[in-house]
RNA sequence: AGAGUCUUAAGUUAAUUUUAAACUCUGGGCCUUCAAAGCCCAAAAUGAAGGUUAAAUUCCUUCAGACUCUG
Numbered sequence: 001a002g003a004g005u006c007u008u009a010a011g012u013u014a015a016u017u018u019u020a021a022a023c024u025c026u027g028g029g030c031c032u033u034c035a036a037a038g039c040c041c042a043a044a045a046u047g048a049a050g051g052u053u054a055a056a057u058u059c060c061u062u063c064a065g066a067c068u069c070u071g
Base pairs, nucleotide, nucleotide: 001070002069003068004067005066006065007064010024011023012022013021018054026042027041028040029039030038047063048062049061050060051059
């Protein structure tokens, strides 16, 4: 320099246009003599900016970052 893959909550993974889902963590409550465990509730996210579409995590472009391959 060229080619390719990936980026979703504090962490780990789903969702291949049609309600952003779950586990762990965190906070609160219940239970318990007190804890632990368990149960319930809540908060928390689509890397950034544009475009197409009635509708975009999903399709297209650019940029940023991580990784791999070729030379």